[in-house]
RNA sequence: CUCUUAUUAAGAGAGGUGGAGGGACGUGCCCUAUGAAGCCCGGCAACCGUCAUUUUUAUUUUGAAAUGGUGCCAAUUCACUCAAAGCUGAUGCUUUGAUAAAUGAGAG
Numbered sequence: 001c002u003c004u005u006a007u008u009a010a011g012a013g014a015g016g017u018g019g020a021g022g023g024a025c026g027u028g029c030c031c032u033a034u035g036a037a038g039c040c041c042g043g044c045a046a047c048c049g050u051c052a053u054u055u056u057u058a059u060u061u062u063g064a065a066a067u068g069g070u071g072c073c074a075a076u077u078c079a080c081u082c083a084a085a086g087c088u089g090a091u092g093c094u095u096u097g098a099u100a101a102a103u104g105a106g107a108g
Base pairs, nucleotide, nucleotide: 001108002107003106004105005104006103007102008101013041015040016039017038021031022030023029026080027079028078042073043072044071047069048068050064051063052062077100081098082097083096084095085094086093087092
């Protein structure tokens, strides 16, 4: 980097350092010198793994732990675009799916 698969409405500091940027891309709209990114500390969370429990031919169920491996800590993934269905006098709205993105796990 590509492919497969799961999840994305919850959660997380009024600390130190640092100094101007940040929210993936585009548009919009936001955050930011009442101090951005990054780094440190702190915190959140059970995806993999671990332990216990339960079930089975096999697949499983429920729970514990953040001294294992990741991840995350403004705004729904901040909002969009396309398709189908429904609603509305109309702008438009709702639901589902697709696309894109992020993260985990597996494969190349």
This is a predicted structure of a 108-nucleotide RNA (SAM riboswitch aptamer (S box leader)) from Cytobacillus horneckiae. The coordinates come from a structure-prediction model, not an experiment, and the mean pLDDT is 79. Of the family's consensus pairs, 97% are formed in the model. Rfam family: SAM riboswitch aptamer (S box leader). Rfam's curators write: The SAM riboswitch is found upstream of a number of genes which code for proteins involved in methionine or cysteine biosynthesis in Gram-positive bacteria.